[in-house]
RNA sequence: AUAAUGAAGAGUUUGAUCCUGGCUCAGGACGAACGCUGGCGGCGUGGAUUAGGCAUGCAAGUCGAACGCGAACGAAAGUCUUCGGAUUUUCAAGUAGAGUGGCGAACGGGUGAGUAACGCGUAGAUAAUCUAUCCAUAAGUGGGGGAUAGCCUCGGGAAACCGAGAUUAAUACCGCAUGAAGAGAGAAAUUUUUAAAGGUGGCCUCUGUUAACAAGCUAUCGCUUAUGGGUGAGUCUGCGUCCUAUUAGCUAGUUGGUUGGGUAAUGGCUAACCAAGGCGAUGAUAGGUAGGCGGCCUUAACGGGUGGUCGCCCACACUGGGAUUGAGAUACGGCCCAGACUCCUACGGGAGGCAGCAGUCGAGAAUCGUCUACAAUGGGGGAAACCCUGAUAGUGCGACGCCGCGUGGAUGAAGAAGCAUUUCGGUGUGUAAAAUCCUUUUCUUUGUGAGCAAUGCAAGAAUGUUUAAGAGAUAUUUUUGAGAGAUAUUAGCAGAGGAAUAAGCUCCGGCUAACUCCGUGCCAGCAGCCGCGGUAAUACGGGGGGAGCAAGCGUUGUCCGGAAUUACUAGGCGUAAAGGGUAAGUAGGCGGAGAUGUAAGUCAGAUGUAAAAUCCACAGGCUCAACCUGUGAUCUGCAUUUGAUACUGCAUUUCUAGAGUAAGGUAGAGGAAGACGGAAUUCCUGGUGUAGCGGUGGAAUGCGCAGAUAUCAGGAAGAACACCAAUUGCGAAGGCAGUCUUCUGGGCCAUUACUGACGCUCAAUUACGAAGGUGUGGGUAUCGAACAGGAUUAGAUACCCUGGUAGUCCACACAGUAAACGAUAUACACUAGAUGUUGGUUCGGGCACAGUCCGGGUCAGUGUCGCAGCUAACGCGUUAAGUGUAUCGCCUGGGGAGUACGAUCGCAAGGUUUAAACUCAAAGGAAUUGACGGGGGCCCGCACAAGCGGUGGAGCAUGUGGUUUAAUUCGAUGCAACGCGAAGAACCUUACCUGGGCUUGACAUCCCGAGAAUAUUUUAGAGAUAAGAUAGUGCCUUUCGGGGAACUCGGAGACAGGUGCUGCAUGGCUGUCGUCAGCUCGUGUCGUGAGAUGUUGGGUUAAGUCCCGCAACGAGCGCAACCCCUAUCUUUAGUUGCUACCAUUAAGUUGAGGACUCUAGAGAGACUGCCAGUGUAAUAAACUGGAGGAAGGUGGGGACGACGUCAAGUCAUCAUGGUCCUUAUGUCCAGGGCUACACACGUGCUACAAUGGCCGAUACAGAGGGUCGCGAGACAGUGAUGUUAAGCAAAUCUCAGAAAGUCGGUCUCAGUUCGGAUUAUAGUCUGCAACUCGACUAUAUGAAGUUGGAAUCGCUAGUAAUCGCGUAUCAGCAUGACGCGGUGAAUACGUUCCCGGGCCUUGUACACACCGCCCGUCAAGUCAGCCGAGUUGAGUGCACCCGAAGUAGGUGAGCUAACCGUAAGGGAGCAGCUUUCGAAGGUGUGCUUAGCGAGGGGGACUAAGUCGUAACAAGGUAGCCGUACCGGAAGGUGCGGCUGGAUCACCUCCUUU
Repeated sequence: AUAAUGAAGAGUUUGAUCCUGGCUCAGGACGAACGCUGGCGGCGUGGAUUAGGCAUGCAAGUCGAACGCGAACGAAAGUCUUCGGAUUUUCAAGUAGAGUGGCGAACGGGUGAGUAACGCGUAGAUAAUCUAUCCAUAAGUGGGGGAUAGCCUCGGGAAACCGAGAUUAAUACCGCAUGAAGAGAGAAAUUUUUAAAGGUGGCCUCUGUUAACAAGCUAUCGCUUAUGGGUGAGUCUGCGUCCUAUUAGCUAGUUGGUUGGGUAAUGGCUAACCAAGGCGAUGAUAGGUAGGCGGCCUUAACGGGUGGUCGCCCACACUGGGAUUGAGAUACGGCCCAGACUCCUACGGGAGGCAGCAGUCGAGAAUCGUCUACAAUGGGGGAAACCCUGAUAGUGCGACGCCGCGUGGAUGAAGAAGCAUUUCGGUGUGUAAAAUCCUUUUCUUUGUGAGCAAUGCAAGAAUGUUUAAGAGAUAUUUUUGAGAGAUAUUAGCAGAGGAAUAAGCUCCGGCUAACUCCGUGCCAGCAGCCGCGGUAAUACGGGGGGAGCAAGCGUUGUCCGGAAUUACUAGGCGUAAAGGGUAAGUAGGCGGAGAUGUAAGUCAGAUGUAAAAUCCACAGGCUCAACCUGUGAUCUGCAUUUGAUACUGCAUUUCUAGAGUAAGGUAGAGGAAGACGGAAUUCCUGGUGUAGCGGUGGAAUGCGCAGAUAUCAGGAAGAACACCAAUUGCGAAGGCAGUCUUCUGGGCCAUUACUGACGCUCAAUUACGAAGGUGUGGGUAUCGAACAGGAUUAGAUACCCUGGUAGUCCACACAGUAAACGAUAUACACUAGAUGUUGGUUCGGGCACAGUCCGGGUCAGUGUCGCAGCUAACGCGUUAAGUGUAUCGCCUGGGGAGUACGAUCGCAAGGUUUAAACUCAAAGGAAUUGACGGGGGCCCGCACAAGCGGUGGAGCAUGUGGUUUAAUUCGAUGCAACGCGAAGAACCUUACCUGGGCUUGACAUCCCGAGAAUAUUUUAGAGAUAAGAUAGUGCCUUUCGGGGAACUCGGAGACAGGUGCUGCAUGGCUGUCGUCAGCUCGUGUCGUGAGAUGUUGGGUUAAGUCCCGCAACGAGCGCAACCCCUAUCUUUAGUUGCUACCAUUAAGUUGAGGACUCUAGAGAGACUGCCAGUGUAAUAAACUGGAGGAAGGUGGGGACGACGUCAAGUCAUCAUGGUCCUUAUGUCCAGGGCUACACACGUGCUACAAUGGCCGAUACAGAGGGUCGCGAGACAGUGAUGUUAAGCAAAUCUCAGAAAGUCGGUCUCAGUUCGGAUUAUAGUCUGCAACUCGACUAUAUGAAGUUGGAAUCGCUAGUAAUCGCGUAUCAGCAUGACGCGGUGAAUACGUUCCCGGGCCUUGUACACACCGCCCGUCAAGUCAGCCGAGUUGAGUGCACCCGAAGUAGGUGAGCUAACCGUAAGGGAGCAGCUUUCGAAGGUGUGCUUAGCGAGGGGGACUAAGUCGUAACAAGGUAGCCGUACCGGAAGGUGCGGCUGGAUCACCUCCUUU
């Protein structure tokens, strides 16, 4: 010099966002335990549970220098001897041993049961005390006495032990003397009381014996008295010291006093008497829990948790009580008593106490050796040597913790093998291994080897003291010597050996570092939270790989942290949890201005203390570290003391700004009582009057011919007060409304006067407190829970209707709650404005000057908008949710639950206070985007309406469902499946069924062998196929052996094959919303953000089309346009097309012509361009009408389909992942089936007829097809068709006759001359083949059907309707599909409604998005808690009984050594008996608490159960709060309240103009 350097977040509520808020994780720690694994060392640490029980051993003895006794073994010597031995003396030795006595045993060691206490901590007090041993000082230590243990004898007892007798010593015991500085008395003198013990060594100076001794001297250790110190202890006090108020009152020795007693000492500590006190919301008392502290863990800190090891204090020693001894104990290893337990016993009686060290059993998840030594440190005894010491020092066991070391290092690519994976190429493990070189910490072995040892003892020396002494003793220093080591075979060091002996655990979805394969298939399982697993799991299990830590790693448990999630530092309460319903006001908290004093708080200095250890800093010692040592710093506290005086407090004094009082005005639904009034309603009476009234969505119940309703008149009753009337006014809140009177509270304004801080807020308390409800008594007109009836409905305990009781009203009393709301506590101060309104006051102005109106200022209320600021946002914003102060109340995740129990209030209903177990990972607020609404606004569409024609009825065709079947293959299933895949199932197709065959296969590639290929043909068979026969030899190359390409046959295996499965693994393609007008982006801006703006608004359009406006400006995909067809014209071209003119023919047939039509190339044309009007604030966009034009407002039609939705459709077009089959789910063949038929549905055709049928005649298309084809013409046939055959690969030939239409005739309303099904016969055509199962023709037959119920479809113009024609598929087969043209309408007022869609807005508890969400009963299972007749324990209060040991008191007839006395006896005592107190025990009666408990009631959680649909949208009756009644249930209804209600209208207010 330094000396406590320190602050991190993440996951999870949502479709997304911000906030609130909980849950969870990452960190550190531990006396730990469990799982897997385990090389070494150092230092620590280890019964936390049963203060449960304990076998065994040890843990407190020592002193012969206090005392009396006193062996045995052994040695030496002597004697005797039977030679075995016996005996005596001495030594050992006054030893061992027991005893008397002293000191110690009250320390050390253990444990934490009890204790919420002066127990502990801290600071003090003791003038209210004691203290053995130790130190210092002073004085003394004289002279006597009587006992007793031991030992011996006797007796009792199983034992433990006891009794009697005899004898003996002391530093044991007892007197006497002396003694004061102590104590007591006294004013003082003085007086009273109280001591002692000797031992050992040395010496002969003194004394005495005597010649080395003590009685002497001396030294020393003791002893006694006194004082002081030190140490230790006792007692008292201030402050601090856990939870519960669902513990609010406790206390009779209790509080105090007086006088005794008691103690070392104060004191109700104790006794008697007196007084009636003492404690308590600043938490008494009671209950629960707990040893306290230094410290330890954690934290940035404040704090929070904890009290094991070490240290201090306390308490305890089997449980409870008690004393004795002693300086000290109410005594862990002492005693007595009671109890429980264990042991011994001869049954009579005894013994014991590990919470000392080891150890054992038990319980437990769990915690060690029956080790060594007193060598060191310390303790006891002793003069000392020494003895004792489970204190202690060591060692052992346990990865229990901290720290350190090691398990090798370098080189090493053929990137080995193996394993894993793969896109099959590779990649990873991986320089990792192997291999080569090196090292030896560790290890094995051998050797060497410190320090812990200083003391003490013996001998010697020196110096000092004592003394007569140089004797001796003692103190200090010093020399020498002997001896002492548990650990210990120590640490360390050295030699040799050789990589030799040494790596695991957890994790790899996110948080959180680390990824792949296989298996499994909501199973098995994982999980700290979110969550993973239902056939491609980085989340389960295994493998490979990787990450982290490492002799450990994980898990579990606990504590702190993160958590500002109890917020002192440092939070909140409008809507998230949270302001008490309101007021008055006590305690409490806080409090205006000036002055003086004081110094309690406050601030500063000093002093004392705050033990050590710990933490920290700096050094030092172990090789480092952990660990240990030294020095320092700290210990933020408490106490004492000295100062300061701004602020607070206290005391005094003054002031007027806060607060109040008086005087003058003023507004008011403020309160209480009384009186009065009119309208309405109902009822009653009477009149008029007649058949209905009433009620509803529509009805019915009900009332009415016994006269209702209606109407008029009269009467009765009760309740409420229209208009005025208002976002008005008053009140603390609840609340208050006709008029008048009486009584009464408060406010406001203006001007003065007075008081002088009198104030603010307020637990407890008190008062008030809507509606409903309760009690008693009235009253009862209306309305009206319950109830009854009628409707509605699936039901309707409801909504609607008709009645109707409590109640609604009054008086008195209770109750005490509401969405009692501004969801906003009260008071004060400050902080922009604007604009209404109410009540005062003041100034100015106008008028009709009574009165009233207008404008400005100011005070007090009450609304709206709004700056700053605040807020999560919404919003608040001088009436704050802004900025501050003071005080009270309240909150801490959701549910359970405002419930249970307890207490308290109430007549009851119930109110107030108010938990826990258990359960979930959310619950919630505000705002956003969507979606939805039986919300609103605007708009569109053949959506409705207006029309035309159909379907649904019949017959048939066709598809589907269903049924059937050996099979009736498969797919498509609301719109958006059903004349769909299928543009054409007799075989084939064909995928299905039956039967018969094949197995490298019907088809592809590769290998081997043989053969050209191929063609013809016989037999068997249903055929596939099988067995033969005949013909036949090619192409390229060649070294002539052969080889190659294609093809066929045979063989082996890789493989083929699959219309098997999964369209929810996929690609591609398609449908649909929808040809709807939408869907987005960049930049900017706004918002914390999700997001918004743009895209909204005003117009307009078919259109997000265009215009205008605008914090937006632009852009993209869509719309439109560009493309095709069609409508007009021009031009070019002119065959196979055309034909006006000129010729010609039967005929554009031919010549001729390009004019026209037509064909097909290129162009033109239409753009709201022009005009008028409308349009808007204005310009505009646009619209209406007109002109012109072939065409007019996208001219008509087509192609074209945004972002996306539907896990839409398709694995059977195709492709494809995965999976399955492989002598079959593959493949070939024959036959059958897909064509079935009680039935149901869809889509069509033909009809039901006269706008028609039939017969005859006759006219006009377009677009297509044609060589395995279309096929003219002629002939035959009634006809389908056949025979023959020209032409045409097509503007040439052909299919090919268009039909409806037109003209003429007939039929005459009928099941017909309508209709044509069905059936019979005979045929034609295609085809290998028409039986199942084709089409057509002819003749005959001649069914249903007379216009179609509920319902439903299409269509807005060349459309509907109607008529025919063609084509694809195809051998044949069309009522279907796709095209073509002919004829050719009606209607649209309009947008209320149905359906679908678009935009804006609103509500939402929906987001899988209303096919959503969600409530309650019932039924089933599981769980925790509540009540419960009782029952079993534990604790405790009170009363009483009994009363051990023991202290104290009494008594003491029995007994007794010391003292007094000659003696008798006395004094002083003992045993015994007894009294008070008194533990355990017993009885009774309460209280608290725990366990079990038939049964009961609710709660929570569960799989797709049952019944309804209460809530969320106007949730289909707006919802909710309080209360009452009712109901299977959600719930319904009544009364009052709230908006946290949608929609429409109106009023008021505000903003802008």

Predicted 3D model of a 1553-nucleotide RNA (small-subunit ribosomal RNA) from a candidate division WOR-3 bacterium. Its mean pLDDT, the model's own confidence on a scale to 100, is 83.